[in-house]
RNA sequence: CCGAAUCUUCGGGGAAGGUGAAAGAGCAAUGCUCUUAAUUCCUUGCCGGCAGUGAAAAAGCCUAAAGCUUUUAAGCCUGCGACUCUGUUUUAAAAACAGACUGAAUCCGCGAGAAUCGGAUGCCGACGGUAAAGUCCGGAUGAGAGAAGAUAAUA
Numbered sequence: 001c002c003g004a005a006u007c008u009u010c011g012g013g014g015a016a017g018g019u020g021a022a023a024g025a026g027c028a029a030u031g032c033u034c035u036u037a038a039u040u041c042c043u044u045g046c047c048g049g050c051a052g053u054g055a056a057a058a059a060g061c062c063u064a065a066a067g068c069u070u071u072u073a074a075g076c077c078u079g080c081g082a083c084u085c086u087g088u089u090u091u092a093a094a095a096a097c098a099g100a101c102u103g104a105a106u107c108c109g110c111g112a113g114a115a116u117c118g119g120a121u122g123c124c125g126a127c128g129g130u131a132a133a134g135u136c137c138g139g140a141u142g143a144g145a146g147a148a149g150a151u152a153a154u155a
Base pairs, nucleotide, nucleotide: 005151006150007149008148009147010146015044016043017042018041022036023035024034025033026032027031045135046134047125048124049080050079051078052077056072057071058070059069060068061067075123076122084100085099086098087097088096089095105121106120107119108118109117127138128137129136
């Protein structure tokens, strides 16, 4: 320095305004008014899990350059996780394993080189509930990609 294994901790963010479906009440009528009323509709905002890549930025070492080290850096590039569904084992349930499903970006600029930098304009967001939900409530005090640390055989 590498490091099986075990354990501990951590491990998702985000709203205001307007309208008024429905219900209830009153008037006394095929209607009118009032009340409670959508984080779902409309308008305008806001948010962005994990790992990788990354020419940018900052800091430190160094007289300086070069170089090295550290930190930060992609929602829509690659992979993963979550959700949902199916099958198998077992079967009361759960759990384990396997599989399916798994959203969204272009243009311009600089340059040797950019889907990452700078600028501009766009786009996306599981299931159940409910007035139609990325933002509310719920499964979930769950699960989780993974991150940090501790112990540490052996080589």
Description
This is a predicted structure of a 155-nucleotide RNA (FMN riboswitch aptamer (RFN element)). Its mean pLDDT, the model's own confidence on a scale to 100, is 75. Of the family's consensus pairs, 100% are formed in the model. It was read from a public genome assembly, where an Rfam model found it.